Small-subunit ribosomal RNA, 5' domain from Pseudolabrys sp., 473 nucleotides, folded computationally. The prediction has a mean pLDDT of 88. NCBI's taxonomy places the organism under Bacteria, Pseudomonadota, Alphaproteobacteria, Xanthobacteraceae, Pseudolabrys. Its Rfam family is "Bacterial small subunit ribosomal RNA". Its family is annotated with ribosome and structural constituent of ribosome in the Gene Ontology.
Context: one part of a larger RNA
RNA sequence: GAGCGAACGCUGGCGGCAGGCCUAACACAUGCAAGUCGAGCGCCGUAGCAAUACGGAGCGGCAGACGGGAGAGUAACACGUGGGAACGUGCCCUUUGGUUCGGAAUAACUCAGGGAAACUUGAGCUAAUACCGGAUAAGCCCUUCGGGGGAAAGAUUUAUUGCCAUUGGAGCGGCCCGCGUCGGAUUAGCUAGUUGGUGAGGUAAUGGCUCACCAAGGCGACGAUCCGUAGCUGGUCUGAGAGGAUGACCAGCCUCACUGGGACUGAGACACGGCCCAGACUACUACGGGAGGCAGCAGUGGGGAAUAUUGGACAAUGGGCGCAAGCCUGAUCCAGCCAUGCCGCGUGGAUGAUGAAGGCCCUAGGGUUGUAAAGUCCUUUUAACGGGGAAGAUAAUGACGGUACCCGUAGAAUAAGCCCCGGCUAACUUCGUGCCAGCAGCCGCGGUAAUACGAAGGGGGCUAGCGUUGCUC
Numbered sequence: 001g002a003g004c005g006a007a008c009g010c011u012g013g014c015g016g017c018a019g020g021c022c023u024a025a026c027a028c029a030u031g032c033a034a035g036u037c038g039a040g041c042g043c044c045g046u047a048g049c050a051a052u053a054c055g056g057a058g059c060g061g062c063a064g065a066c067g068g069g070a071g072a073g074u075a076a077c078a079c080g081u082g083g084g085a086a087c088g089u090g091c092c093c094u095u096u097g098g099u100u101c102g103g104a105a106u107a108a109c110u111c112a113g114g115g116a117a118a119c120u121u122g123a124g125c126u127a128a129u130a131c132c133g134g135a136u137a138a139g140c141c142c143u144u145c146g147g148g149g150g151a152a153a154g155a156u157u158u159a160u161u162g163c164c165a166u167u168g169g170a171g172c173g174g175c176c177c178g179c180g181u182c183g184g185a186u187u188a189g190c191u192a193g194u195u196g197g198u199g200a201g202g203u204a205a206u207g208g209c210u211c212a213c214c215a216a217g218g219c220g221a222c223g224a225u226c227c228g229u230a231g232c233u234g235g236u237c238u239g240a241g242a243g244g245a246u247g248a249c250c251a252g253c254c255u256c257a258c259u260g261g262g263a264c265u266g267a268g269a270c271a272c273g274g275c276c277c278a279g280a281c282u283a284c285u286a287c288g289g290g291a292g293g294c295a296g297c298a299g300u301g302g303g304g305a306a307u308a309u310u311g312g313a314c315a316a317u318g319g320g321c322g323c324a325a326g327c328c329u330g331a332u333c334c335a336g337c338c339a340u341g342c343c344g345c346g347u348g349g350a351u352g353a354u355g356a357a358g359g360c361c362c363u364a365g366g367g368u369u370g371u372a373a374a375g376u377c378c379u380u381u382u383a384a385c386g387g388g389g390a391a392g393a394u395a396a397u398g399a400c401g402g403u404a405c406c407c408g409u410a411g412a413a414u415a416a417g418c419c420c421c422g423g424c425u426a427a428c429u430u431c432g433u434g435c436c437a438g439c440a441g442c443c444g445c446g447g448u449a450a451u452a453c454g455a456a457g458g459g460g461g462c463u464a465g466c467g468u469u470g471c472u473c
Base pairs, nucleotide, nucleotide: 001473002472003471004470006469007468008467009466010465013345014344015343016342017341018340019338020337021303026301027300028299030298031297032296035062036061037060040059041058043056044055045054046053047052069256070255071254078181079180080179081178082177083176084175087173088172089171092169093168096165097164098163099162100134101133102132103131109124110123111122112121113120114119140149141148142147154161155160156159182228183227184226189219190218191217194216195215196214197213198212199211200210201209231253232252233251234250235246236245237244238243258279259278260277261276262275281292282291284289309335311334312333313332317331318329319328320327321326348378349377350376351375358369359368360367361366384409385408386407387406388405392400417462418461419460420459421458422443423442424441428457429456430455431454432453438445439444
């Protein structure tokens, strides 16, 4: 000098754009953040004479693996980059073929119970795109090449849309490898599923991934192992560059979801707002037992130098479900708060000498503040008030918002501070103080003439900011 997710002190007019718990991955009151489908199904209720319409819980389907948050762990194929072969894939696109005949249940509901509650038991009834069996098999799978195996679901407004098998694709994901990726040797040896083989199991798939047997290997001063620290990257800051530092915001990947473990369902999870077990904590209880998980958005306590509203809307973009109408969406779009930053604008312009008054200094002549003020003539950005009023939306639909913007009215009116003035370093005098009180980044000032302390006058710098502190280059 530049920079910052900054903080503190003094001060503070407006707008645009951005940013806003860096600390306790501390604990959380309350509300909301993931639902949807009656064009899969039976039932119940309300209105109605009925047709029908609306609503409710349940069975069933799809979605809840996305989106959103955080960085605890991780020095690792985690990430970056470049390759690879032994894989999977709901929804979407595409190819070919099919969609046949039956069956038994069960929730809801009714009845009877248990429990303080959470909830739950028995009996009986019923439907399906829920479940099961048979048939069929062009593709498909297995095969000793003889053969063997396996499917389906219907719905409606009658035009569609589903369902099953299969081919290829796209996108996505799993796996393997080369190279790169912090510090410590005051860590020098580490390793028994360890290293390799055979066989088997397991997986979507390769593989000690797991197991049985066999061999005795494997890694290491080119730093193994151990310890400490840390999410990685595109980037960001700085620098002429090389480099150094860093990884807030935005984007990609990874990991985590009270702590530890586990699987279930599913195309996909070992699943933030799913399940089970254990633990700590919190609150309920009739003491028998049950409930919870904000590192989602707001918000509270706590910690801290320090970081915002318990706001509006689905109008747009996007997502889920649905044929659709639509419903849901604290994603998102907006608004609120904060000079936290960057950028822009304003706080007036011209004229005005008797160089007014006052202040300060003085050699008492004067000098300076100073065209500064007053006065005169103008202007009206911003703010105020009145009127009009968007784009964003493609026919309709606008939270933002009567916002941005435009026009008009009055009037200089509503708007300047902070730091410094010994040298470095731009800017000097007087008074007070008297090694005191104090200053200070370094050198150093202050003990009676202090341009260095305090005040005043004057001056210098920056300006809605200015200084200080911290950190990086």